[in-house]
Context: one part of a larger RNA
RNA sequence: GAUUGAACGCUGGCGGCAGGCGUUAACACAUGCAAGUCGAGCGGAAACGAAGAUAGCUUGCUAUCAGGCGUCGAGCGGCGGACGGGUGAGUAACGCGUAGGAAUCUACCUAUUAGUGGGGGAUAGCCAUUGGAAACGAUGAUUAAUACCGCAUACGCCCUACGGGGGAAAGGAGGGGACUCUUCGGAGCCUUUCGCUAAUAGAUGAGCCUGCGUAAGAUUAGCUAGAUGGUGGGGUAAAGGCCUACCAUGGCGACGAUCUUUAGCUGGUUUGAGAGGAUGAUCAGCCACACUGGGACUGAGACACGGCCCAGACUCCUACGGGAGGCAGCAGUGGGGAAUAUUGCACAAUGGGCGCAAGCCUGAUGCAGCCAUGCCGCGUGUGUGAAGAAGGCCUUCGGGUUGUAAAGCACUUUCAGCUGUGAGGAAAGGUUGAAUAUUAAUACUAUUUAGCUGUGACGUUAACAGCAGAAGAAGCACCGGCUAACUCCGUGCCAGCAGCCGCGGUAAUACGGAGGGUGCAAGCGUUAAUC
Numbered sequence: 001g002a003u004u005g006a007a008c009g010c011u012g013g014c015g016g017c018a019g020g021c022g023u024u025a026a027c028a029c030a031u032g033c034a035a036g037u038c039g040a041g042c043g044g045a046a047a048c049g050a051a052g053a054u055a056g057c058u059u060g061c062u063a064u065c066a067g068g069c070g071u072c073g074a075g076c077g078g079c080g081g082a083c084g085g086g087u088g089a090g091u092a093a094c095g096c097g098u099a100g101g102a103a104u105c106u107a108c109c110u111a112u113u114a115g116u117g118g119g120g121g122a123u124a125g126c127c128a129u130u131g132g133a134a135a136c137g138a139u140g141a142u143u144a145a146u147a148c149c150g151c152a153u154a155c156g157c158c159c160u161a162c163g164g165g166g167g168a169a170a171g172g173a174g175g176g177g178a179c180u181c182u183u184c185g186g187a188g189c190c191u192u193u194c195g196c197u198a199a200u201a202g203a204u205g206a207g208c209c210u211g212c213g214u215a216a217g218a219u220u221a222g223c224u225a226g227a228u229g230g231u232g233g234g235g236u237a238a239a240g241g242c243c244u245a246c247c248a249u250g251g252c253g254a255c256g257a258u259c260u261u262u263a264g265c266u267g268g269u270u271u272g273a274g275a276g277g278a279u280g281a282u283c284a285g286c287c288a289c290a291c292u293g294g295g296a297c298u299g300a301g302a303c304a305c306g307g308c309c310c311a312g313a314c315u316c317c318u319a320c321g322g323g324a325g326g327c328a329g330c331a332g333u334g335g336g337g338a339a340u341a342u343u344g345c346a347c348a349a350u351g352g353g354c355g356c357a358a359g360c361c362u363g364a365u366g367c368a369g370c371c372a373u374g375c376c377g378c379g380u381g382u383g384u385g386a387a388g389a390a391g392g393c394c395u396u397c398g399g400g401u402u403g404u405a406a407a408g409c410a411c412u413u414u415c416a417g418c419u420g421u422g423a424g425g426a427a428a429g430g431u432u433g434a435a436u437a438u439u440a441a442u443a444c445u446a447u448u449u450a451g452c453u454g455u456g457a458c459g460u461u462a463a464c465a466g467c468a469g470a471a472g473a474a475g476c477a478c479c480g481g482c483u484a485a486c487u488c489c490g491u492g493c494c495a496g497c498a499g500c501c502g503c504g505g506u507a508a509u510a511c512g513g514a515g516g517g518u519g520c521a522a523g524c525g526u527u528a529a530u531c
Stems, first nucleotide, its partner, number of pairs: 001531004006527005013378006019371002021336001027334003031331003036079003041076002044072002048070002052065006086289003095214007104206002109202008117151001119149002127140005157166003171194006179188003215261003222252003227249008264286004268279004291312005314325004342368001344367003350364001351362004381411004391402004415472001417467005425458001429453009475520005480501003486515005496503002
């Protein structure tokens, strides 16, 4: 000199863009929210609403009545809760970075091929009885499915390599002219569409292996029995001591094994002319973790932050028999600390989950609030004005300086304030018409297009216009040398200063105050840290 997720002292006008519990306690957590959705899979109807029928009269309410209709609590079922969000404890490791590899899987998505036939038995819910303080159950009866289980069929797949054997599926929604059936609701049938099953290829994602690189210590020199390799067997989606039986005795190490300490890694960031050093906040990629330790289940995917089981510590409820919990999600609380924010608004946009869609959910995200924490920009007026006013300070008492500074005069109005106008972030979605595709069809559906309608948290938005008045807006450090900037008074080796040299013992430009000056400026200094 540059830099910082900084802190402290004094001071503080506005805006834009960023950042904000890193050093300390991966300490403990009150409360609310952070993952749901689908009625176009299913049986249904607890709540709400609208229309209808019946009854009662208070004439607009109450009660009852075909879930039939808009919907929908609880339940079965599907998909999603493996993403998104947090943290850095552990890890010196194929963890990360980079360059390669072969023995693998991949829901949703895309393309292609084939199929979607025929049956069955249950079980939640509901109802009844009943246990328990609660959490949560038990028994009986009954019911549905895109839930579950067989049969048929089987391209590819597996075992045998000649026969042969094993293995799938599910329906839903919209529309309809004939024809058939009908319990008059519909069903068959036709058609469109969304699904389902099997298979192949792709895309995406994931698992595995290897070369090289990746902190310090030798006051750590030897380490290792599933240890190194082979065979048989098992296991996995998959290679493999991954596991196991047997056999052999190997394997690593001064090119640093093993042990100990420290540490998430990287793109980057910072400094530097570079080489290099330091560092790993925000943003992005990978990894690991989710009160501590262990375990598996489900699933395409987890050994799963807001899932399950066991053990432990802690907290809470209890009728003492037994139960409940996990903020390293967003806010917030206590604690620790020099130190780090609101128990805010909205799903309008972007993205995600579910859904045919409308839509619902989303503390992701978009915004707002707080903080000079940083960077950047703007302002705190402009011109004129010598009687060089008064006052202050100094003085050789003549004067000098503060100083065009002020006052005065003439202007301007950025920003802030008040009033008004007012973009953009909006694409979508809905509805009506037309065309095309499909079709038996002018239904339906899909696509395209036109008209109409229509969605904003921010928001008192940005921006613009008007109004008034210099009006509301400057401090901090330093002035002995390094180092830009000097005099007076007080003090008298005292009080004090100090980054280094050093000042102070009666004329201190070095202490304290004042006047003046210098440097930066909404900041300025100090401390800490890196180069």

Small-subunit ribosomal RNA, 5' domain from an uncultured marine bacterium, 531 nucleotides, folded computationally. The RNAcentral record of the full RNA draws on ENA, Greengenes and SILVA.